[in-house]
């Protein structure tokens, strides 16, 4: 690449660059956006997926807890921005 599995209505913004469209796609609406949106980049923080710590179990990659010093990710306007799509993504885990 592929399938799997587990979360998606809580959380947590400021600075620089950049310069026209962005919120994934269809469709309808709604919303940001030259008073710089979207992206990138630093620095902050946020959360507890995994690394860790505790039962319980008994070899499974399980099950339910705890800690946020650290370490791997992840996030940091609007419920994945809403409603419709047996679709789709996105993250993290474990496989291959």
């Nucleotide at each position: 690449a592929c399938a799997c599995c587990a979360u998606c209505c809580g959380g947590a913004g400021c600075g620089g660059c950049c310069g026209a469209g962005a919120g994934a796609c269809c469709u309808g609406g709604c919303u940001c956006g030259a008073c710089g949106a979207c992206g990138c980049c630093g620095c902050a923080g946020c959360a507890a997926c995994c690394c860790c710590c505790c039962g319980c179990a008994g070899c499974a990659c399980g099950c339910g807890g705890g800690u946020g010093c650290g370490g791997g990710u992840g996030c940091u306007c609007c419920u994945g921005c809403c409603g419709g799509g047996c679709a789709c993504g996105a993250u993290g885990g474990a496989g291959g």
A computed fold for a 96-nucleotide RNA from Pseudonocardia autotrophica, annotated as SAM riboswitch aptamer (S box leader).
The sequence is in RNAcentral, with records from Rfam.
The coordinates come from a structure-prediction model, not an experiment, and the mean pLDDT is 79.